[in-house]
Molecule: small-subunit ribosomal RNA
Organism: uncultured prokaryote
RNA sequence: AGAGUUUGAUCCUGGCUCAGAACGAACGCUGGCGGCGUGGAUCAGGCAUGCAAGUCGGACGAUCUAUUUUCGGAUAGAUAGUGGCAGAAGGGUUAGUAACGCGUGGGUAACUUGCCUUCGAGUUGGGAAUAACCUUCCGAAAGGAGGGCUAAUACCGAAUGACAUUCAUUUCAUGCAUGUGAGAUGAAUCAAAGGCGGCUCCGUAAGGGCUGUCGCUUGAGGAUGGGCCCGCGUCCUAUCAGCUUGUUGGUGAGGUAACGGCUCACCAAGGCAUUUGACGGGUAGCUGUUCUAAGAGGAUGAUCAGCAACACUGGGACUGAGACACUGCCCAGACUCCUACGGGAGGCUGCAGUCGAGAAUCUUUAUCAAUGCCCGAAAGGGUGAAUAUGCGACGCCGCGUGCAGGACGACGGCCUUCGGGUUGUAAACUGCUUUCAGGGGUGAGGAACCUUUACGUGUUAAUAGCACGUAAACUGACGUUAACCCCAGAAGAAGCCACGGCUAACUCUGUGCCAGCAGCCGCGGUAAUACAGAGGUGGCAAGCGUUGUUCGGAUUUAUUGGGUGUAAAGGGCAGGUAGGCGGUCAUGCAAGUCUGUUGUGAAAUCCCAGGGCUCAACCCUGGAACUGCAAUGGAAACUGCAUGACUUGAGUAUCGGAGAGGUGAGGGGAAUUCUCGGUGUAAGGGUGAAAUCUGUAGAUAUCGAGAGGAAUACCAGUGGCGAAGGCACCUCACUGGUUGAUGUCUGACGCUGAACUGCGAAAGCCGGGGGAGCAAACAGGAUUAGAUACCCUGGUAGUCCCGGCUGUAAACGAUGUAGAUUAGAUGUUGGGGGAGUCGAUCCCCUCAGUGUCGCAGUUAACACAUUAAAUCUACCACCUGGGGAGUACGGUCGCAAGACUGAAACUCAAAUGAAUUGACGGGGACCCGCACAAGCGGUGGAGCAUGUGGUUUAAUUCGAGGCUACGCGAGGAACCUUACCUGGGCUUGACAUGAUAGAAGUAGUCCUGAUGAAAGUCGGGGCGACCGUAUCCAAUCGGAGUCUAACACAGGUGCUGCAUGGCUGUCGUCAGCUCGUGCUGUGAAGUGUUGGGUUAAGUCCCGCAACGAGCGCAACCAUUGCCCUUAGUUGCCAGCGAGUUAUGUCGGGGACUCUAGGGGGACUGCCGGUGAUAAACCGGAGGAAGGUGGAGAUGACGUCAAGUCAGCAUGGCCCUUACGCCCAGGGCGACACACGUGCUACAAUGGUCGGUACAAAGGGCUGCAAUACCGCGAGGGGGAGCCAAUCCCAAAAAGCUGGCCUCAGUUCGGAUUGCAGGCUGCAAUUCGCCUGCAUGAAGCUGGAAUCGCUAGUAAUGGCGUAUCAGCCAUGACGCCGUGAAUACGUUCCCGGGUCUUGUACACACCGCCCGUCAAGCCACCUGAAUCGGUGGUACCCGAAGUCGUUUACCAAACCGCAAGGGAGGAAACGCCGAAGGUAAAACCGGUGAGGAGGGCUAAGUCGUAACAAGGUA
Repeated sequence: AGAGUUUGAUCCUGGCUCAGAACGAACGCUGGCGGCGUGGAUCAGGCAUGCAAGUCGGACGAUCUAUUUUCGGAUAGAUAGUGGCAGAAGGGUUAGUAACGCGUGGGUAACUUGCCUUCGAGUUGGGAAUAACCUUCCGAAAGGAGGGCUAAUACCGAAUGACAUUCAUUUCAUGCAUGUGAGAUGAAUCAAAGGCGGCUCCGUAAGGGCUGUCGCUUGAGGAUGGGCCCGCGUCCUAUCAGCUUGUUGGUGAGGUAACGGCUCACCAAGGCAUUUGACGGGUAGCUGUUCUAAGAGGAUGAUCAGCAACACUGGGACUGAGACACUGCCCAGACUCCUACGGGAGGCUGCAGUCGAGAAUCUUUAUCAAUGCCCGAAAGGGUGAAUAUGCGACGCCGCGUGCAGGACGACGGCCUUCGGGUUGUAAACUGCUUUCAGGGGUGAGGAACCUUUACGUGUUAAUAGCACGUAAACUGACGUUAACCCCAGAAGAAGCCACGGCUAACUCUGUGCCAGCAGCCGCGGUAAUACAGAGGUGGCAAGCGUUGUUCGGAUUUAUUGGGUGUAAAGGGCAGGUAGGCGGUCAUGCAAGUCUGUUGUGAAAUCCCAGGGCUCAACCCUGGAACUGCAAUGGAAACUGCAUGACUUGAGUAUCGGAGAGGUGAGGGGAAUUCUCGGUGUAAGGGUGAAAUCUGUAGAUAUCGAGAGGAAUACCAGUGGCGAAGGCACCUCACUGGUUGAUGUCUGACGCUGAACUGCGAAAGCCGGGGGAGCAAACAGGAUUAGAUACCCUGGUAGUCCCGGCUGUAAACGAUGUAGAUUAGAUGUUGGGGGAGUCGAUCCCCUCAGUGUCGCAGUUAACACAUUAAAUCUACCACCUGGGGAGUACGGUCGCAAGACUGAAACUCAAAUGAAUUGACGGGGACCCGCACAAGCGGUGGAGCAUGUGGUUUAAUUCGAGGCUACGCGAGGAACCUUACCUGGGCUUGACAUGAUAGAAGUAGUCCUGAUGAAAGUCGGGGCGACCGUAUCCAAUCGGAGUCUAACACAGGUGCUGCAUGGCUGUCGUCAGCUCGUGCUGUGAAGUGUUGGGUUAAGUCCCGCAACGAGCGCAACCAUUGCCCUUAGUUGCCAGCGAGUUAUGUCGGGGACUCUAGGGGGACUGCCGGUGAUAAACCGGAGGAAGGUGGAGAUGACGUCAAGUCAGCAUGGCCCUUACGCCCAGGGCGACACACGUGCUACAAUGGUCGGUACAAAGGGCUGCAAUACCGCGAGGGGGAGCCAAUCCCAAAAAGCUGGCCUCAGUUCGGAUUGCAGGCUGCAAUUCGCCUGCAUGAAGCUGGAAUCGCUAGUAAUGGCGUAUCAGCCAUGACGCCGUGAAUACGUUCCCGGGUCUUGUACACACCGCCCGUCAAGCCACCUGAAUCGGUGGUACCCGAAGUCGUUUACCAAACCGCAAGGGAGGAAACGCCGAAGGUAAAACCGGUGAGGAGGGCUAAGUCGUAACAAGGUA
């Protein structure tokens, strides 16, 4: 510090997601040790049990126990009670609280403070009771009542008393005010308690006296703690905008420690809030801090610390220095427990612990040893505070699980291209070490006090007491402490996650859109680095992952630090209030601002330095910091405030100008329609074409007259005016704004602008008019599959006017208003000036508008560019992913329609902008092609052949499927082929390689038997081989080969053409497709390759930020057309000679034809014209051939996951006595039907019979086969010749010529069928071809539609070949003969190319995509009703209790002789008052039949609305 994800790719905008850090965490897997921390976040839910607040005998009486006793007592300990102090601290929790609660800084002249401390003064003298105790009684208990006795530091009078308090008079000082402080005089009022030691000049004793100490009373201070008040700060919500009656203030009174409506009476009617947010709602303890972040910020408030609040829920007071009191009291309520049913008891949000709920949070431990706190004079006691311990990897930190050596590398695992690689120096093995854990031992520090004893010093009368010092003794829960030493042995100690990209790390197997993964993008449909397992690798490590939460990244709320033309976003426009901001000069003040000083900003934390635990975490010490607040001194530039001045901003004055600016009134003509009248006759109207419609009752057309309403042609112009909406015939009246010139006057009067007010197109609404034309709705006619549309004929609201409402628009420049600054060029509108002129025009300058182009600059780009989207300033409005949704609910407005304001749940990972390249368009331009057109001939109808579909079948093997499958693979299915079916057989196999064992006159070959359909199985016999071993022979040995057995393996036309190679089709023989360098652009990309010409062509020329190059085009190749030359056999034969009935037959010849080698020839080369003088085109000459001469081969980058695993090859998968192999028979030939491709025809341009002429190219030894012979013929027989320019197939046919047929289902046509034959072949039934005779079907030129062809072409005629025994060939591939017609042209159909344009397409129009309906799921809104909750209001009831009132009751202390009184208690009453009740509303939530829309969901229905001119923009 960034990354992934929208696209075919790009740049932006924009969201989502990730990498980091953190946590009181939880979950999964795993787990050695220690240190330091930390641990109920949820139900402030309920709690068993134990403990958590006591202590003091030196305040008091009594009782008990023990010891001792001189029997009087003494000493020690304990117990309940009276009394004192403490139970308001410590400890817990965060429910409530949005508050002076908290934080910070102040105030208290408005207060208080037990214990502590300092300084004064005192502590005199009396009285009456009461617990305990005894006794009686009630009660189950808890507890209570009566009677009797007793003490005090308990209680009550009295005395004394002030520097205390109050009042009166008065002096001084001081404060911002109320006031306050210090005095003086007088009056009034109020205290107390003793305990324990020591001494002895008193006393019989009690006691007194003195002294010490602890108390007590009363004052004045201090310290500490607290109360109250104030400034500032402190969450969300305006879909909460008005709230308030003790409310705001005053007077008086009460109350409090104290101010105060704190409370009450009376008076007044105020107070708070309106963007500085009252009131209401929601949420929340606040802070120091903590986490994160570069910071600013954001989030947070565990542990520790400060403050607050609470203590079962609600209310209340008492006591007290302090409470309205966690382990106190009273009442009410809920809950739990006890009960004898009468009544009682309780409060873990103390420490442990338990239940519950929950993802989740510990020991019912030890000790007061330390640190604190309470009590006590002290010893001491108490203390779940605390210190320790236990449990939990919950966190941070540290340590270990060994170290060194050890193979060109073990075993095993995994992978493999089978060679090897990897795990891996890893292990084994050798040597060494021993931290930690284990065992044994030694052993600090936390301990200082206090106390006791002894001694000393001081105080003192004192050897009491007290204080200090010295010495000794005593005190440790933790604790088997820390640490150290010894022992033994590598011994006891490694996992988790990940490995497609982000993101470090890759292979195999399994699975097969299944199972599963996933943070985002996305993986998985048979070769998954993404699932699962394994091996390996990467990361971290006693942990590792996951989940959750926070900050970060996110400049994605933007103060630092964003935007608003088109991405989300400028309000429809103006006026204007508050507010914000504001020209020049001068002076003053000092609020902001800057600066110095002071106080504070608790400690801890963070940071720095140093130190202590072996280090670290942790802890300690010091510093810095705490960016803040307050007080005080200073400065005066800037802002502000005050005062004075200025003129340039703004306004104003005078003189001019232009204008569809507005409102009202009046007037005009053209046109439409209607009415009336005339002329006139059959149509008119309308459309793509029609029809509805009008018209013989006279239309349309035409002429005249009239009526009525609406709109204002031409002028007219990116011209004018207006704030916007908007404004257009002419005239008048009234009126707003604007602008120029001059530079009069005022003197900053300004800009902007929430709220508010006004204006505001069209449509719509209300009331009243008006209504010609047009025209929603509606009707009819068309169109259509439908047509509730587009088109046509009609037609009502409405459109028009007046009055009122609505308040919205793509209200757009999609661009807020105002001001300033920043190159120009050129139009145009309206002014002014200059020069010049007789004048006009022209020219120059300037102001205000309005356009176009353009530099800098800006922008994501497009674009904007003095009319900014540039550079700045001021203010307002608005935006923060898409959908849900401008929807719901609420509120406001409206007659309504609706408008304004305006969410959430849920859902997606995108949605969007601009530009790029393609593709596409029922977009445009240009061009080409048998593409259309012009022609010729076909197909589609018939019969047959052939292929396909379908059907059938045991099988009808498989593939090919628009063009680009269908006479295609197949250029030869009777067996074979053959892959299919049925049946019969074989299993190392029909075929290959390797290897083991065995056998044998073996391999091979010939004859043959049984069985069988054959294959095969079981036999018999004959001949009889190769290499080596040796000289030879011989099966004698070995090898090879054969057979048998068993094994590796063979084999597969089984699957996948979507795993592949190779080959092929198609676009298309179309003219295209690219690259290097340079240049342009942020980039995808562009340029080049576009443009102007031209061409068959990206062919060539010219131009050009391009210059070159490659693959294609063309050419090179073969063929054909002409000539030359060479060579003449098997070819040829002109001339010469010979011969024949005849024939190059022969001699000969090379002239010709021909053959086949080599050359030539054609290049726009020449001429004319056109054209840019170019390229080129047109015409011409010459020439066999002329502009590519014809026709071939040749197929760019690529497209179609096109075709082929069945031609071959091949990865993977599958079968292995079968999915392999052999054999017989069958099938591939089926047949209701449908389609494609063909053949033959339908006839006279013909058929038939006879005569007669002219080819080319091929083939031939398992072959082609001649002449004669036989047969009507197919053919037979025979065999000359020929391995071919020699012989043969071989007859060419159409043609020409002559005869017949005469328009008919025929002398056309030949299907079908019968009979008789021939040929091939082992075999012709399924299932061949041919011949003869006989038979003689359909068919008379073919609907919609559709195909081929532009010249030696179409059409037509025959000939040949491959395959092949034969042939289903009418097919395929070739050859020659005869031999046309037509092309105006490119509007249209189809295909293609180039440029351009639009696009929401990119799987690319066979695209994309919308809505209803149907199905499932989800959340939300509404909903009769019903249930629950919350806070108020009104009323009822009214506990406890304070306060008040009253009293006839009670009644020790004081007064009084007494009666009685004072004060008190109690009771009653009153005010207030919790809980409870009633009532009507409000709000929130739950359930909810039904209803509405929304979202999501591979393959549902109907249409086709949008995207191209999307077919009606």